[in-house]
RNA sequence: GCAAACCCGCCGCGAGGCGGGGACGCAAAGCCAGAGGUCUCGCACGUGUUGCGAGAUAGCUCGGCUGCCG
Repeated sequence: GCAAACCCGCCGCGAGGCGGGGACGCAAAGCCAGAGGUCUCGCACGUGUUGCGAGAUAGCUCGGCUGCCG
């Protein structure tokens, strides 16, 4: 410096997001959904440890870009 859970308000069908409060943590917890994972919604029939589509997650891992503090 950032800010998990939780609480309040708003947005979203939802996962979840944004703002305020709040600190579990983080020495890239800055940025990017490319790969895998997880989660949500919809559809299909093969009813499943299934497939397809649309999303969420960068504080799940890998990868890419930039780079701060001590």